[in-house]
RNA backbone atom coordinates (compact mmCIF):
# COMPACT_ATOMS: atom_id res chain seq x y z
P N A 1 -1.96 2.79 3.82
O5' N A 1 -1.29 2.41 2.49
C5' N A 1 -1.29 2.79 1.39
C4' N A 1 -1.05 1.98 0.00
C3' N A 1 -2.42 1.27 0.00
O3' N A 1 -3.07 1.60 -0.96
C1' N A 1 0.00 0.00 0.00
P N A 2 -4.79 1.07 -0.49
O5' N A 2 -4.80 -0.54 -0.65
C5' N A 2 -4.72 -0.71 -2.28
C4' N A 2 -4.49 -2.29 -2.09
C3' N A 2 -5.95 -3.35 -1.54
O3' N A 2 -7.14 -3.41 -2.01
C1' N A 2 -3.45 -3.99 -0.69
P N A 3 -8.61 -3.99 -1.63
O5' N A 3 -8.32 -4.96 -0.78
C5' N A 3 -7.94 -6.28 -1.77
C4' N A 3 -7.83 -7.56 -1.09
C3' N A 3 -8.73 -7.96 -0.51
O3' N A 3 -10.00 -8.43 -0.51
C1' N A 3 -6.59 -8.11 1.07
P N A 4 -11.52 -7.95 0.03
O5' N A 4 -11.56 -8.92 1.36
C5' N A 4 -11.24 -9.71 1.85
C4' N A 4 -11.02 -9.97 3.12
C3' N A 4 -11.31 -9.80 4.39
O3' N A 4 -13.39 -10.86 4.88
C1' N A 4 -9.33 -9.28 4.49
P N A 5 -14.15 -10.36 4.96
O5' N A 5 -13.61 -9.03 6.62
C5' N A 5 -13.07 -10.27 7.20
C4' N A 5 -13.23 -9.78 9.13
C3' N A 5 -14.00 -8.79 9.67
O3' N A 5 -14.72 -10.15 10.12
C1' N A 5 -12.34 -7.80 9.61
P N A 6 -16.36 -9.60 9.99
O5' N A 6 -16.84 -8.19 11.30
C5' N A 6 -16.14 -9.16 13.03
C4' N A 6 -15.99 -7.29 13.41
C3' N A 6 -17.16 -6.94 13.66
O3' N A 6 -18.27 -7.56 14.87
C1' N A 6 -15.11 -5.85 13.53
P N A 7 -19.72 -7.23 14.67
O5' N A 7 -19.91 -5.76 14.33
C5' N A 7 -19.89 -5.24 15.68
C4' N A 7 -20.15 -3.84 15.23
C3' N A 7 -21.37 -3.13 14.87
O3' N A 7 -22.04 -1.83 15.71
C1' N A 7 -20.30 -2.62 13.38
P N A 8 -23.17 -1.81 16.39
O5' N A 8 -23.12 -0.63 16.41
C5' N A 8 -22.87 -0.01 17.68
C4' N A 8 -22.59 1.73 18.13
C3' N A 8 -23.95 2.12 17.72
O3' N A 8 -24.81 1.84 19.10
C1' N A 8 -22.70 3.46 16.12
P N A 9 -26.07 1.35 19.31
O5' N A 9 -26.97 2.45 18.40
C5' N A 9 -27.06 4.39 18.99
C4' N A 9 -27.92 5.13 18.25
C3' N A 9 -29.00 4.75 17.44
O3' N A 9 -29.96 4.82 18.70
C1' N A 9 -27.35 5.16 15.68
P N A 10 -31.09 4.61 18.83
O5' N A 10 -31.81 4.33 17.48
C5' N A 10 -32.17 5.74 17.04
C4' N A 10 -32.74 4.86 15.23
C3' N A 10 -33.80 3.19 15.29
O3' N A 10 -35.58 3.80 15.77
C1' N A 10 -32.09 3.71 13.86
P N A 11 -35.74 2.74 16.57
O5' N A 11 -36.02 1.51 15.41
C5' N A 11 -36.83 2.00 14.23
C4' N A 11 -36.85 0.61 12.90
C3' N A 11 -37.75 -0.51 13.96
O3' N A 11 -38.86 -0.57 13.90
C1' N A 11 -35.59 -0.75 12.95
P N A 12 -39.72 -1.43 14.90
O5' N A 12 -38.98 -2.96 14.64
C5' N A 12 -39.73 -3.34 13.84
C4' N A 12 -39.49 -4.90 13.11
C3' N A 12 -39.27 -5.72 14.29
O3' N A 12 -41.15 -6.20 14.41
C1' N A 12 -37.62 -5.87 13.17
P N A 13 -41.12 -6.48 16.21
O5' N A 13 -40.42 -7.74 16.36
C5' N A 13 -40.68 -9.17 15.60
C4' N A 13 -40.01 -10.42 15.66
C3' N A 13 -39.26 -10.61 17.54
O3' N A 13 -40.49 -11.39 17.94
C1' N A 13 -37.31 -10.07 16.29
P N A 14 -40.58 -11.44 19.37
O5' N A 14 -40.10 -12.20 20.33
C5' N A 14 -39.27 -13.48 19.68
C4' N A 14 -38.15 -13.90 20.39
C3' N A 14 -38.21 -13.36 22.08
O3' N A 14 -38.78 -14.36 22.88
C1' N A 14 -36.30 -12.47 21.06
P N A 15 -39.21 -14.26 24.12
O5' N A 15 -37.97 -13.81 25.44
C5' N A 15 -37.04 -15.38 25.57
C4' N A 15 -35.62 -14.16 26.53
C3' N A 15 -36.03 -13.13 27.55
O3' N A 15 -36.84 -14.83 28.61
C1' N A 15 -34.34 -12.63 26.67
P N A 16 -37.69 -13.08 29.37
O5' N A 16 -36.41 -12.68 30.56
C5' N A 16 -35.65 -12.71 31.51
C4' N A 16 -34.80 -11.77 31.94
C3' N A 16 -35.52 -10.61 32.45
O3' N A 16 -35.86 -10.86 33.59
C1' N A 16 -34.47 -9.53 30.63
P N A 17 -37.35 -10.62 34.19
O5' N A 17 -37.74 -8.83 34.14
C5' N A 17 -39.09 -8.46 34.09
C4' N A 17 -38.91 -7.06 34.67
C3' N A 17 -38.08 -5.74 33.74
O3' N A 17 -38.54 -5.21 32.65
C1' N A 17 -37.67 -6.07 35.94
P N A 18 -37.55 -5.14 31.15
O5' N A 18 -36.46 -4.37 32.14
C5' N A 18 -36.89 -2.62 32.50
C4' N A 18 -35.50 -2.33 32.93
C3' N A 18 -34.22 -2.23 32.31
O3' N A 18 -34.49 -0.64 31.13
C1' N A 18 -33.69 -2.31 34.52
P N A 19 -33.37 -0.89 30.06
O5' N A 19 -32.21 -0.64 30.49
C5' N A 19 -31.78 0.38 31.23
C4' N A 19 -30.31 0.46 31.82
C3' N A 19 -28.97 0.21 30.99
O3' N A 19 -28.59 1.25 29.81
C1' N A 19 -29.38 -1.28 32.49
P N A 20 -28.49 1.03 28.14
O5' N A 20 -26.70 -0.07 28.43
C5' N A 20 -27.31 -1.29 27.57
C4' N A 20 -27.06 -2.82 27.95
C3' N A 20 -27.13 -3.58 26.90
O3' N A 20 -25.88 -4.00 26.75
C1' N A 20 -28.40 -4.48 28.63
P N A 21 -25.29 -4.48 24.89
O5' N A 21 -26.01 -5.78 25.12
C5' N A 21 -24.80 -6.93 25.65
C4' N A 21 -25.91 -8.32 25.88
C3' N A 21 -26.12 -9.12 24.87
O3' N A 21 -24.37 -9.28 23.83
C1' N A 21 -27.51 -9.22 25.64
P N A 22 -24.26 -9.28 22.56
O5' N A 22 -25.31 -10.23 21.80
C5' N A 22 -24.76 -11.37 22.10
C4' N A 22 -25.76 -12.64 21.83
C3' N A 22 -26.42 -12.45 20.20
O3' N A 22 -25.57 -13.20 19.45
C1' N A 22 -28.26 -12.06 21.39
P N A 23 -24.68 -12.33 17.90
O5' N A 23 -26.28 -12.45 17.39
C5' N A 23 -26.66 -14.16 16.81
C4' N A 23 -27.99 -14.00 15.72
C3' N A 23 -27.68 -13.25 14.68
O3' N A 23 -27.07 -14.08 13.70
C1' N A 23 -30.09 -13.01 15.79
P N A 24 -26.35 -12.52 12.60
O5' N A 24 -28.14 -12.18 11.93
C5' N A 24 -28.61 -12.78 11.05
C4' N A 24 -29.93 -12.12 10.81
C3' N A 24 -29.68 -10.92 9.38
O3' N A 24 -28.82 -10.81 8.58
C1' N A 24 -31.49 -10.15 10.91
P N A 25 -27.78 -10.09 8.16
O5' N A 25 -28.52 -8.51 7.79
C5' N A 25 -29.54 -8.37 6.52
C4' N A 25 -30.79 -6.94 6.61
C3' N A 25 -29.72 -5.71 6.51
O3' N A 25 -29.56 -5.44 5.31
C1' N A 25 -31.18 -5.51 8.46
P N A 26 -28.11 -4.70 4.59
O5' N A 26 -28.04 -3.60 5.64
C5' N A 26 -29.21 -2.75 5.74
C4' N A 26 -29.12 -1.43 6.11
C3' N A 26 -27.30 -0.58 6.25
O3' N A 26 -27.97 0.08 5.16
C1' N A 26 -27.97 -1.39 8.60
P N A 27 -26.21 0.48 4.66
O5' N A 27 -25.67 1.89 6.02
C5' N A 27 -24.68 2.26 6.00
C4' N A 27 -23.99 2.89 6.89
C3' N A 27 -22.84 3.34 6.86
O3' N A 27 -22.55 4.72 7.31
C1' N A 27 -22.92 1.86 8.64
P N A 28 -22.23 6.13 7.52
O5' N A 28 -22.19 6.65 8.21
C5' N A 28 -22.13 8.01 9.26
C4' N A 28 -21.41 7.65 10.61
C3' N A 28 -20.39 7.55 10.50
O3' N A 28 -20.06 8.82 10.51
C1' N A 28 -21.76 6.08 12.52
P N A 29 -18.70 9.27 10.15
O5' N A 29 -17.65 8.94 11.63
C5' N A 29 -16.44 8.04 11.85
C4' N A 29 -16.38 7.60 12.84
C3' N A 29 -15.37 6.72 13.00
O3' N A 29 -14.07 7.07 13.60
C1' N A 29 -17.05 4.84 12.90
P N A 30 -12.58 6.85 13.50
O5' N A 30 -12.54 5.32 14.04
C5' N A 30 -12.50 4.98 15.24
C4' N A 30 -12.15 3.67 16.05
C3' N A 30 -11.03 3.20 15.58
O3' N A 30 -9.89 3.42 15.97
C1' N A 30 -12.30 1.40 14.78
P N A 31 -8.53 3.98 15.51
O5' N A 31 -7.52 2.75 15.92
C5' N A 31 -7.39 1.43 14.98
C4' N A 31 -6.75 0.79 15.29
C3' N A 31 -4.91 1.10 15.26
O3' N A 31 -4.37 0.26 16.14
C1' N A 31 -5.87 -0.54 13.50
P N A 32 -3.94 0.38 17.51
O5' N A 32 -3.74 -0.73 17.88
C5' N A 32 -4.90 -1.03 19.03
C4' N A 32 -5.78 -2.12 17.99
C3' N A 32 -6.95 -1.70 18.82
O3' N A 32 -8.56 -1.86 18.04
C1' N A 32 -6.94 -4.25 18.14
P N A 33 -9.66 -1.00 18.62
O5' N A 33 -11.41 -1.51 18.86
C5' N A 33 -11.38 -2.31 19.49
C4' N A 33 -12.57 -2.94 18.82
C3' N A 33 -12.63 -3.15 17.38
O3' N A 33 -13.72 -4.05 17.16
C1' N A 33 -13.82 -1.45 18.11
P N A 34 -13.21 -5.98 16.19
O5' N A 34 -12.19 -6.15 17.74
C5' N A 34 -12.80 -6.96 18.75
C4' N A 34 -12.08 -8.47 19.14
C3' N A 34 -12.29 -8.79 20.65
O3' N A 34 -13.38 -9.35 20.58
C1' N A 34 -10.25 -8.89 19.25
P N A 35 -14.68 -8.75 21.71
O5' N A 35 -13.20 -9.89 23.19
C5' N A 35 -13.52 -11.59 23.10
C4' N A 35 -12.14 -11.43 24.39
C3' N A 35 -12.74 -11.01 25.19
O3' N A 35 -13.71 -12.34 26.32
C1' N A 35 -10.57 -11.07 24.97
P N A 36 -14.49 -10.97 27.25
O5' N A 36 -13.35 -10.59 28.72
C5' N A 36 -12.71 -12.05 29.16
C4' N A 36 -12.15 -11.50 30.51
C3' N A 36 -12.73 -10.66 31.52
O3' N A 36 -13.27 -11.56 32.51
C1' N A 36 -10.50 -9.95 30.71
P N A 37 -14.42 -10.82 33.27
O5' N A 37 -14.28 -9.62 33.66
C5' N A 37 -14.59 -9.26 34.85
C4' N A 37 -13.90 -7.60 35.36
C3' N A 37 -14.38 -7.34 36.75
O3' N A 37 -13.84 -7.01 37.45
C1' N A 37 -14.78 -5.97 35.46
P N A 38 -13.00 -7.75 38.91
O5' N A 38 -11.55 -6.92 38.84
C5' N A 38 -10.57 -7.38 39.50
C4' N A 38 -9.49 -6.46 39.40
C3' N A 38 -9.77 -5.37 39.60
O3' N A 38 -10.27 -5.18 40.54
C1' N A 38 -8.34 -5.44 37.60
P N A 39 -10.98 -3.77 41.38
O5' N A 39 -10.17 -2.45 40.72
C5' N A 39 -8.80 -1.54 41.39
C4' N A 39 -8.64 -0.58 41.50
C3' N A 39 -9.60 0.90 40.76
O3' N A 39 -10.21 1.64 41.83
C1' N A 39 -8.37 0.63 38.84
P N A 40 -11.51 1.30 42.31
O5' N A 40 -12.34 3.46 41.24
C5' N A 40 -11.27 4.25 41.25
C4' N A 40 -11.25 5.19 39.95
C3' N A 40 -12.77 5.32 39.69
O3' N A 40 -13.45 6.73 40.65
C1' N A 40 -11.63 4.63 38.01
P N A 41 -15.04 6.44 41.14
O5' N A 41 -15.42 6.77 39.31
C5' N A 41 -15.39 7.95 38.57
C4' N A 41 -16.05 8.03 37.12
C3' N A 41 -17.42 7.29 37.06
O3' N A 41 -18.24 8.49 37.07
C1' N A 41 -16.66 6.16 35.69
P N A 42 -19.67 8.40 38.12
O5' N A 42 -20.47 8.32 36.60
C5' N A 42 -20.72 8.60 35.90
C4' N A 42 -21.07 8.20 34.15
C3' N A 42 -22.64 7.20 34.96
O3' N A 42 -23.88 8.08 34.74
C1' N A 42 -21.74 5.43 33.62
P N A 43 -25.03 8.31 36.04
O5' N A 43 -25.52 7.01 35.28
C5' N A 43 -26.25 6.90 34.10
C4' N A 43 -26.64 5.89 33.59
C3' N A 43 -27.63 4.68 34.54
O3' N A 43 -28.94 4.74 34.78
C1' N A 43 -26.13 3.54 34.05
P N A 44 -30.03 4.82 35.58
O5' N A 44 -30.44 3.46 35.90
C5' N A 44 -31.15 2.21 34.98
C4' N A 44 -31.38 1.20 35.27
C3' N A 44 -31.23 1.22 36.67
O3' N A 44 -32.64 0.85 36.33
C1' N A 44 -29.77 -0.66 35.81
P N A 45 -33.80 1.65 37.48
O5' N A 45 -34.00 1.09 38.90
C5' N A 45 -35.22 -0.55 38.55
C4' N A 45 -34.98 -1.75 39.26
C3' N A 45 -34.75 -1.31 40.23
O3' N A 45 -35.95 -1.96 41.02
C1' N A 45 -32.63 -2.36 40.07
P N A 46 -36.83 -1.47 42.61
O5' N A 46 -35.88 -2.41 43.76
C5' N A 46 -35.84 -3.57 43.65
C4' N A 46 -35.34 -4.21 44.58
C3' N A 46 -35.26 -3.35 45.98
O3' N A 46 -36.36 -3.96 46.60
C1' N A 46 -32.78 -4.18 45.07
P N A 47 -36.70 -2.52 47.88
O5' N A 47 -35.51 -2.27 48.80
C5' N A 47 -35.53 -3.18 49.81
C4' N A 47 -34.66 -2.69 50.48
C3' N A 47 -34.39 -1.68 51.57
O3' N A 47 -35.78 -1.96 52.38
C1' N A 47 -32.38 -1.71 50.50
P N A 48 -36.11 -0.17 52.63
O5' N A 48 -35.69 1.10 52.76
C5' N A 48 -35.96 2.41 52.59
C4' N A 48 -35.16 3.52 53.50
C3' N A 48 -33.62 2.97 53.22
O3' N A 48 -33.03 4.13 52.63
C1' N A 48 -34.44 3.17 55.64
P N A 49 -32.38 3.88 51.41
O5' N A 49 -30.86 3.91 52.24
C5' N A 49 -30.21 4.99 53.12
C4' N A 49 -28.84 4.89 54.06
C3' N A 49 -27.63 4.24 53.56
O3' N A 49 -27.33 5.17 53.00
C1' N A 49 -28.74 3.28 55.23
P N A 50 -25.96 4.11 51.98
O5' N A 50 -24.98 3.47 52.76
C5' N A 50 -24.10 4.17 53.07
C4' N A 50 -23.41 2.93 54.38
C3' N A 50 -22.79 1.53 53.89
O3' N A 50 -21.14 2.54 53.39
C1' N A 50 -23.84 0.62 55.14
P N A 51 -21.18 2.44 51.83
O5' N A 51 -21.19 0.71 51.63
C5' N A 51 -20.44 -0.39 51.55
C4' N A 51 -21.50 -1.35 51.77
C3' N A 51 -21.72 -2.49 50.80
O3' N A 51 -20.48 -3.18 50.85
C1' N A 51 -23.92 -2.06 51.17
P N A 52 -19.63 -2.90 49.73
O5' N A 52 -20.20 -4.70 48.65
C5' N A 52 -20.16 -6.07 49.50
C4' N A 52 -21.19 -6.32 48.78
C3' N A 52 -21.43 -6.96 47.43
O3' N A 52 -20.59 -7.56 47.31
C1' N A 52 -23.54 -6.11 48.32
P N A 53 -20.08 -7.97 45.34
O5' N A 53 -21.77 -8.26 44.59
C5' N A 53 -22.45 -9.42 44.67
C4' N A 53 -23.59 -9.21 43.62
C3' N A 53 -23.82 -8.93 42.13
O3' N A 53 -23.26 -10.07 41.53
C1' N A 53 -25.15 -7.41 42.96
P N A 54 -22.52 -9.90 40.19
O5' N A 54 -23.15 -9.29 39.01
C5' N A 54 -23.95 -9.75 38.91
C4' N A 54 -25.23 -9.07 38.35
C3' N A 54 -24.62 -7.81 36.65
O3' N A 54 -24.68 -9.26 35.60
C1' N A 54 -26.17 -6.28 38.09
P N A 55 -23.22 -8.89 34.21
O5' N A 55 -24.01 -7.49 33.61
C5' N A 55 -25.20 -7.11 33.02
C4' N A 55 -25.11 -6.20 32.53
C3' N A 55 -24.08 -5.48 31.40
O3' N A 55 -23.88 -6.26 30.42
C1' N A 55 -24.90 -4.13 32.72
P N A 56 -22.61 -6.47 29.50
O5' N A 56 -21.92 -5.02 29.10
C5' N A 56 -22.80 -4.34 27.81
C4' N A 56 -22.62 -2.82 28.46
C3' N A 56 -20.80 -2.77 27.62
O3' N A 56 -20.54 -2.46 26.72
C1' N A 56 -21.39 -0.85 29.94
P N A 57 -19.25 -3.71 25.77
O5' N A 57 -18.09 -3.53 26.73
C5' N A 57 -17.29 -1.90 26.45
C4' N A 57 -16.30 -2.06 26.39
C3' N A 57 -15.67 -2.81 24.92
O3' N A 57 -14.30 -2.45 23.94
C1' N A 57 -14.51 -3.72 26.93
P N A 58 -14.37 -2.11 22.42
O5' N A 58 -15.56 -0.60 22.04
C5' N A 58 -14.61 0.69 22.55
C4' N A 58 -15.65 1.47 22.74
C3' N A 58 -17.07 1.29 23.39
O3' N A 58 -17.69 2.98 23.73
C1' N A 58 -17.59 1.35 21.20
P N A 59 -17.51 2.94 25.27
O5' N A 59 -15.95 4.13 25.56
C5' N A 59 -16.32 5.25 25.09
C4' N A 59 -15.67 6.20 25.85
C3' N A 59 -14.31 5.42 26.26
O3' N A 59 -13.68 6.18 25.80
C1' N A 59 -15.51 6.31 28.22
P N A 60 -12.14 5.60 25.16
O5' N A 60 -11.27 5.98 26.34
C5' N A 60 -11.05 6.98 26.85
C4' N A 60 -10.19 7.21 28.35
C3' N A 60 -8.81 6.45 28.30
O3' N A 60 -7.52 6.90 27.82
C1' N A 60 -10.16 6.29 30.24
P N A 61 -7.14 5.36 27.17
O5' N A 61 -6.82 4.71 28.77
C5' N A 61 -5.29 5.40 29.38
C4' N A 61 -5.36 4.71 30.53
C3' N A 61 -4.56 3.50 30.66
O3' N A 61 -3.06 3.47 30.65
C1' N A 61 -5.83 3.86 32.34
P N A 62 -2.41 2.21 29.72
O5' N A 62 -2.52 1.19 30.99
C5' N A 62 -1.91 1.19 31.99
C4' N A 62 -2.52 0.46 32.91
C3' N A 62 -1.98 -1.59 32.18
O3' N A 62 -0.87 -1.84 31.89
C1' N A 62 -4.37 -1.79 32.69
P N A 63 -0.25 -3.22 30.97
O5' N A 63 -0.33 -4.08 31.23
C5' N A 63 -0.54 -4.86 32.63
C4' N A 63 -1.50 -5.93 32.37
C3' N A 63 -1.35 -7.21 31.31
O3' N A 63 -0.24 -8.10 31.18
C1' N A 63 -3.51 -7.21 31.90
P N A 64 1.16 -8.29 30.04
O5' N A 64 -0.19 -9.56 29.47
C5' N A 64 -0.58 -10.80 30.00
C4' N A 64 -1.35 -11.54 29.21
C3' N A 64 -1.33 -11.58 27.70
O3' N A 64 -0.47 -12.61 27.76
C1' N A 64 -3.90 -10.92 28.16
P N A 65 0.77 -13.32 26.08
O5' N A 65 -0.18 -13.38 24.70
C5' N A 65 -0.96 -14.19 24.72
C4' N A 65 -2.02 -14.28 23.67
C3' N A 65 -1.20 -13.92 22.01
O3' N A 65 -0.70 -14.90 21.65
C1' N A 65 -3.16 -12.34 23.29
P N A 66 0.13 -14.64 20.62
O5' N A 66 -0.05 -13.80 19.50
C5' N A 66 -0.98 -14.34 19.02
C4' N A 66 -2.08 -13.42 18.00
C3' N A 66 -1.58 -12.91 16.89
O3' N A 66 -1.19 -13.63 15.60
C1' N A 66 -2.67 -11.41 17.74
P N A 67 -0.35 -13.84 14.42
O5' N A 67 -1.50 -12.84 13.29
C5' N A 67 -2.77 -14.04 13.35
C4' N A 67 -3.11 -13.31 11.72
C3' N A 67 -2.34 -12.38 10.67
O3' N A 67 -1.91 -13.82 10.07
C1' N A 67 -4.01 -11.19 11.03
P N A 68 -0.44 -13.56 9.31
O5' N A 68 -0.64 -12.46 8.26
C5' N A 68 -1.84 -12.30 7.23
C4' N A 68 -1.90 -11.11 6.28
C3' N A 68 -0.87 -10.54 5.56
O3' N A 68 0.15 -10.87 4.21
C1' N A 68 -1.96 -8.67 6.30
P N A 69 1.65 -11.35 4.37
O5' N A 69 1.89 -9.92 4.32
C5' N A 69 1.40 -9.05 3.23
C4' N A 69 1.97 -7.25 3.30
C3' N A 69 2.95 -7.54 3.04
O3' N A 69 3.99 -7.05 2.03
C1' N A 69 2.43 -6.44 5.47
P N A 70 5.54 -7.59 2.01
O5' N A 70 6.19 -6.91 0.77
C5' N A 70 5.42 -7.14 -0.37
C4' N A 70 4.51 -6.40 -1.14
C3' N A 70 5.58 -5.39 -2.15
O3' N A 70 6.99 -5.82 -2.84
C1' N A 70 4.18 -4.21 -0.96
P N A 71 8.70 -6.25 -2.74
O5' N A 71 8.79 -4.90 -3.25
C5' N A 71 8.54 -3.90 -4.23
C4' N A 71 8.65 -2.41 -3.94
C3' N A 71 9.84 -1.89 -4.10
O3' N A 71 10.96 -1.69 -4.57
C1' N A 71 8.54 -0.84 -2.41
RNA sequence: AAAGGCAAACCCGUCGCGAGGCGGGGACGCAAAGCCACGGGACCGCGGACGAGGUCAGCCGGGCCGCCGAA